[in-house]
RNA sequence: AGAGUUUGAUCGUGGCUCAGAUUGAACGCUCGCGGCGUGGUUUAGACAUGCAAGUCGACCGAGAUUUUUCAAUUUGAACCUCAGGUGUGCUAAUCAUAUUCUUAGUGGCGGACGGGUGCGUAACACGUGAGCAACCUGCUCUGAAGUGGGGGAUAGCCUUUCGAAAGGAAGAUUAAUACCGCAUGUGGUCUCCGGACCAAAGAUGGCUUCGGCUGUCGCUUCAGAAUGCGCUUCAGAAUGGGCUCGCGGCCUAUCAGCUUGUUGGUGAGGUAACGGCUCACCAAGGCGACGACGGGUAGCUGGUCUGAGAGGACGAUCAGCCACACUGGAACUGAGACACGGUCCAGACACCUACGGGUGGCAGCAGUCGAGAAUCAUUCACAAUGGGGGCAACCCUGAUGGUGCAACGCCGCGUGAGGGAUGAAGGCCUUCGGGUCGUAAACCUCUGUCACCGGGGAGCAACAAGCGGGUUCAUAGCCCGCCCUGAGUUAACCCGGAGAGGAAGCAGUGGCUAACUCCGUGCCAGCAGCCGCGGUAAUACGGAGACUGCAAGCGUUACUCGGAUUCACUGGGCGUAAAGGGUGCGUAGGCGGAUAGAUGUGUGAGGUGUGAAAUCUCGGGGCUCAACCUCGAAACUGCGCCUCAAACUGUCUAUCUAGAGUAUUGGAGGGGUAAGUGGAAUUUCUGGUGUAGCGGUGAAAUGCGUAGAUAUCAGAAGGAACACCAAUGGCGAAGGCAGCUUACUGGACAAAUACUGACGCUGAGGCACGAAAGCAUGGGUAGCGAAAGGGAUUAGAUACCCCUGUAGUCCAUGCCGUAAACGUUGUACACUAGGUCUUGGGGGUUUCGACCCUUUCAGGACCCCAGCUAACGCGAUAAGUGUACCGCCUGAGGACUACGGCCGCAAGGCUAAAACUCAAAGGAAUUGACGGGGGCCCGCACAAGCGGUGGAGCAUGUGGUUUAAUUCGAUGCAACGCGAAGAACCUUACCUAGGCUUGACAUGUAAUGGACGAUUUCCAGAGAUGGAUUUUUCCCUUCGGGGCUGUUACACAGGUGCUGCAUGGCCGUCGUCAGCUCGUGUCGUGAGAUGUUUGGUUAAGUCCGGCAACGAGCGCAACCCUCGCCCUUAUUUGCCAGCAAGUUAUGUUGGGGACUAUAAGGGGACAAACUUCUAUUCGAAGUGGGAAGGUGGGGAUGACGUCAAGUCAGUAUGGCCCUUACGUCCAGGGCUGCACACGUGCUACAAUGCCCGGUUCAAUUGGAAGCAAUACCGCGAGGUGGAGCAAAUCCCUAAAACCGGGCCCAGUUCGGAUUGGAGUCUGCAACUCGACUCCAUGAAGUUGGAAUCGCUAGUAACGGCGUAUCAGCAAUGACGCCGUGAAUACGUUCCCGGGCCUUGUACACACCGCCCGUCAAGUCAUGAAAGCCGGUUUUGCCCAAAGUGCGUGAGCUAACCUUCGGGAAGCAGCGCCCUAAGGUGAGGCUGGUAAUUGGGACUAAGUCGUAA
Repeated sequence: AGAGUUUGAUCGUGGCUCAGAUUGAACGCUCGCGGCGUGGUUUAGACAUGCAAGUCGACCGAGAUUUUUCAAUUUGAACCUCAGGUGUGCUAAUCAUAUUCUUAGUGGCGGACGGGUGCGUAACACGUGAGCAACCUGCUCUGAAGUGGGGGAUAGCCUUUCGAAAGGAAGAUUAAUACCGCAUGUGGUCUCCGGACCAAAGAUGGCUUCGGCUGUCGCUUCAGAAUGCGCUUCAGAAUGGGCUCGCGGCCUAUCAGCUUGUUGGUGAGGUAACGGCUCACCAAGGCGACGACGGGUAGCUGGUCUGAGAGGACGAUCAGCCACACUGGAACUGAGACACGGUCCAGACACCUACGGGUGGCAGCAGUCGAGAAUCAUUCACAAUGGGGGCAACCCUGAUGGUGCAACGCCGCGUGAGGGAUGAAGGCCUUCGGGUCGUAAACCUCUGUCACCGGGGAGCAACAAGCGGGUUCAUAGCCCGCCCUGAGUUAACCCGGAGAGGAAGCAGUGGCUAACUCCGUGCCAGCAGCCGCGGUAAUACGGAGACUGCAAGCGUUACUCGGAUUCACUGGGCGUAAAGGGUGCGUAGGCGGAUAGAUGUGUGAGGUGUGAAAUCUCGGGGCUCAACCUCGAAACUGCGCCUCAAACUGUCUAUCUAGAGUAUUGGAGGGGUAAGUGGAAUUUCUGGUGUAGCGGUGAAAUGCGUAGAUAUCAGAAGGAACACCAAUGGCGAAGGCAGCUUACUGGACAAAUACUGACGCUGAGGCACGAAAGCAUGGGUAGCGAAAGGGAUUAGAUACCCCUGUAGUCCAUGCCGUAAACGUUGUACACUAGGUCUUGGGGGUUUCGACCCUUUCAGGACCCCAGCUAACGCGAUAAGUGUACCGCCUGAGGACUACGGCCGCAAGGCUAAAACUCAAAGGAAUUGACGGGGGCCCGCACAAGCGGUGGAGCAUGUGGUUUAAUUCGAUGCAACGCGAAGAACCUUACCUAGGCUUGACAUGUAAUGGACGAUUUCCAGAGAUGGAUUUUUCCCUUCGGGGCUGUUACACAGGUGCUGCAUGGCCGUCGUCAGCUCGUGUCGUGAGAUGUUUGGUUAAGUCCGGCAACGAGCGCAACCCUCGCCCUUAUUUGCCAGCAAGUUAUGUUGGGGACUAUAAGGGGACAAACUUCUAUUCGAAGUGGGAAGGUGGGGAUGACGUCAAGUCAGUAUGGCCCUUACGUCCAGGGCUGCACACGUGCUACAAUGCCCGGUUCAAUUGGAAGCAAUACCGCGAGGUGGAGCAAAUCCCUAAAACCGGGCCCAGUUCGGAUUGGAGUCUGCAACUCGACUCCAUGAAGUUGGAAUCGCUAGUAACGGCGUAUCAGCAAUGACGCCGUGAAUACGUUCCCGGGCCUUGUACACACCGCCCGUCAAGUCAUGAAAGCCGGUUUUGCCCAAAGUGCGUGAGCUAACCUUCGGGAAGCAGCGCCCUAAGGUGAGGCUGGUAAUUGGGACUAAGUCGUAA
């Protein structure tokens, strides 16, 4: 940083897709270790069980327990003494002290923190910055002052009692740091300035008359004083909170109006505090296009991910704030809550129950169920950090610290290192040579990370408390030492040991995108992110090998950003790709001329406060490194405040005239409205003339007309529109405006002066105008004319054409509000080369004047520079360069649609989606192809001619059909007398039947043998073949063997089996058409163009001229062959003029080379000469000469390419298939079958003929298993026989024509099919199935419908002859040869084919193209729909829990006062206001579902037509 994908290719537009990064992820395959992190994103669904908030005895009463001391008392036992008693000592109880505990209670503090979740919330909830003179703040710190003296209760406990339980009730009794007065008042609050009001708490002992008295007194100290833990009042600080405001951050207008405590005021209440926070009264305000109100969605932020950035998306873990705690409501307590593990009420759910009634709330940590693609242990510890309580020890702490599980993420390490080529074996591939896996392995030498075994072993630990010491006034605080404290820990780390031993996968390999082969499969199975692969040779499917990428992971899926400049601030567009509103006026808004001054809004500069920490970045440091942790810096682009500047911007003031406007004069104009008026024409009516048609069309018909049309003349009526002028012209904002006149009226323009003094531009909403059609009411209606009727056309014709014809078109009034309302180009202003024409006005010049010329302003057009544009094109009337404002666009279809809203009488209009489907849709230009587009040109293409085919019979080929088989191929032209230049057997590939299996044929190896074979005869058989038999029997040798050959076995042979769509080669065709290309240059962004176009010309891209082209190649032509003329040379087998000889006759012979001929080489023709035309060209026309004249005739020769044309059955050949058969041999049959159809031919239909007789003239060829003469036989086919000839020597021959005769227009003396008989020849063999001969027979056919073929001169037509194949023949075919020998071409309109140029195109498989709509079938999503079922929300009414407040309080009541009566104060109860849930009624919004119904989308081969 880009890439793929629209096209045959191109450029641009535009969407889709990919490569990157990321994640709280999930899924698939796989898995060695460690570190650091992370882990219920879904159902704020429901929860079993355990734990998560307690603590304080230094507040208190009470209780329990243990021990000690002994202080005391009592009882009992033992010992001593013994009478008693005393003493010692044990036991029990009580009391006291000390220790410990308390399940429970009073009281204090905490429980409002910590932890969880993201339901709600679009809000002062959050962020940021300010403010509170309108506030509170427990614990903590600092300072000041105090801590005096009293009182009455109550829980617990005890007794009684209710209840299943939970939990109560009554009575008696008791304490406090619980509660209440009083005193004091530093101080505070209020104040009328006199005053009034306001505190507190202590903690221990002794004595006692039980009223009190008193002290060494709890700790420290020798003592005194003082201190520490508490309490009260006040002040201050800190911390935490409350409230207010500016600014900032989602979507939706298919939500446009919202609001009644609503907005403000006065007064009161209430609060910690301001405030409609609440209430009474008064006023009628407040908010809103700068988006109120409504709906949807959502916790916000620091930040996280991505990105170059700007942005975009997100808001897990960590941190700050907010909200919530089963759902809804409410308050209490408190410094703090309207309270996650508190209370009350209602509801749902669950549990217990004795059925009466109760209990509960994991969105704390674990854990369970459910739903889900998906998210862990019912673990250890308070050792550390922190929190609560406590003087403290200490207790509590699922906060936290650890461990466990999970590759979920990031980071690190390892799975070995070096050597090792017979390049082992094996796999895979192979052109069979080899290549590759691959130094890889084996093998040798080493090392020892991790894991494993054994041993050692830090740090996290510092405190506090205790003991001791120091400092100090100190017992406070601080410092030092000792002692003590570890969940993790069986750790980190270190040492030793053993052994390469335990440790590699996943995805991909057609392009994008790094990496290729084989096999299998055969549009199947499957793949696929996009394009797309797969229909028998798949680098795309599946497997294997190899390779590529990453690696303890790798892929897939999902989401986000990026790429995407594809919402464009940075950084896009709107003539034709999506996109300028139909037009104007104008509101808000946005923007705005010049000068001066003021100000300081924006703006700029500096300073300052803040911008939490973490994160990011940079520089250090610590874990062996890294991840990670940590220190410092920077940054946090923001907001507030202060100071300064004053150009620009804003505001204010004063002024100006260039923008804008007003006044004057003037001319132009289909500008508008209304009224009047004119002629032509159409039609109708009346009358006249007049007669048979008119009208209409491609042609007709319907229609009109003898009842008199059309035509024509005269008159009348009525409606609509205004010829010529007329134009590229004029006017208007657009729509639009046209006879003439008048009235009223709008705008623009020009000239010159005066005035106003920025008054301007644009313009969301809004208002007005707005073609045609349509609607309403009332008129009008000549012509035209939807609908409708009829006639034609047509396969049909609900059309095009024709005849009628209603609405409508016209007028008035009112609606509608849309058009390809287009210049497909919004409005305004400024600037930027020229040229031409035109409309209106002015100036100059000139003239008699109109013109003309020149200049200027305002319009209307054309060409064009620069510039712009994807190109086309635009180009002062911009699509150029800029400014201002508005409108609009963001893939195609669905869809100018649905729903909703607004407008409309309706028709309908405006606004305007989604699901779903596709990978394109679309623009401009290019090359082709095509066109029942155009131009030019050619061709036996038509025309002009001649002769045919199509009709008949036969021959032959094909289709079809039949068959055991009728082998296969060729199928428009370009298959069909084609492959086949010879199917009776063979051929032969087909069928039936019978045989063989290394094979009919080739090569090799091994074993074995020496023959194989030939010959004779016989048997079986259809034959192949099998069996028997007779004779004969290898070669070379260095003696090792080799050659040859048989048999057996194995490799292999063999295949006319498939694929011509895997191929080579060959060939057909367009087409012997004139085309097809290249190099360099130039033009174009490019595909491409130019050249090759153009003007002539030619058979020709043949040549000439011109030209941004200049050249070149393959084609054309020529060179080659042949025929035609001449010459030279040569002369046998050819020829014979002259010479000679000879014959019945013949170049027969000698000779000759003259001629012909033969066969080798030359010449000749080139538009060369002349005339005319043309451009002094190319060339054309003509003339002469010439054997030949315009390529002399013919042949060979076939450009780039097209048709996947044809051929695997000529041969060759890849792949596949068969291998006792799809090979091979053999007999017979078939390829010849026959209702029929078609092609190509032959023979005819006759007199230009037929028959008979006579007679003249060829050429190309062929000939030895051959051609065969003379001669004889046969009517003949032919036979007998055989001269000559391997050939210019011999052999085979012309027929038409011509001459004579006959026939006399008939189914014939035409025609010869068919059939019968008799033969000949070839051949093993003529039955299927040969040819020919003779005799007899004598069919159809009398010139051929539609249609169609060939031919332009030695051609057509007619006539015969030859050859190949071949035993013979199907040959009338094919290929050649000669003879006789025409007619016609005006011409290019048309048919067919082709070439060039041009034009249109939605075609490119290229018109045999593309493609539209209905119907029918299937699938999918969606709209409407009687209804039905929800969700949410509003509102009226009813009912009203708990609870605060207010009122009442006749009932009840300890503290205070009291005159003892009571009062003050309080409580219960009751009432009222508010109010959750609930009930009921009516709406709004929204979702699901639904008989039926509407259109839409999609779907290889359905139907009907053919709209573009």
This is a predicted structure of a 1508-nucleotide RNA (small-subunit ribosomal RNA) from an uncultured prokaryote. The coordinates come from a structure-prediction model, not an experiment, and the mean pLDDT is 82.